This is a predicted structure of a 122-nucleotide RNA (FMN riboswitch aptamer (RFN element)) from a soil metagenome.
Its mean pLDDT, the model's own confidence on a scale to 100, is 86.
The sequence is in RNAcentral, with records from MGnify.
RNA sequence: GCCUUCGGGGCAGGGUGAGGGCCACAAGCCCAAUUCCCGAUCGGCGGUACAGCCCGCGAGCGCGAGAGCGCAGGAUCCGGUGCAACUCCGGGGCCGACGGUACAGUCCGGAUAGGAGGAGGC
Repeated sequence: GCCUUCGGGGCAGGGUGAGGGCCACAAGCCCAAUUCCCGAUCGGCGGUACAGCCCGCGAGCGCGAGAGCGCAGGAUCCGGUGCAACUCCGGGGCCGACGGUACAGUCCGGAUAGGAGGAGGC
C1' cells in the first nucleotide's frame, strides 16, 4: 500500500389520563404514554492502572468534486488500596444527537446506511 472480515446496548412492574370509542345528552363503561410520575434498565472506539461522565475520536447538520473544514450535542464526587487509579474496591450522584408521536438514552424512522476502530491475509 492492497484485500477480506468484524464493528451498539437498553423500560420488568405500577400510577395518571392528553385524546378517543359506545351513547340523543348526561351518567356509566371501555380503549388510550416503553414519551408524563414512581420505578426499572443500557453504556461504541483509541489512549492511560481496567473509564458512559479524564484526553481524543465516532454517529447528526452545513459547505466542498474530493481531501477536508466548520457547527451542534452530555455528565463525577467522597472514602479505601497502591509506586501509580476522576479508570480498581466501597458509597453517593449525574448524562444521553436528529425527525416522528402524548413530552423518548431505551419505541418507530433516516439505517440492509455510516462509523471511530479491531482482527486476519497478501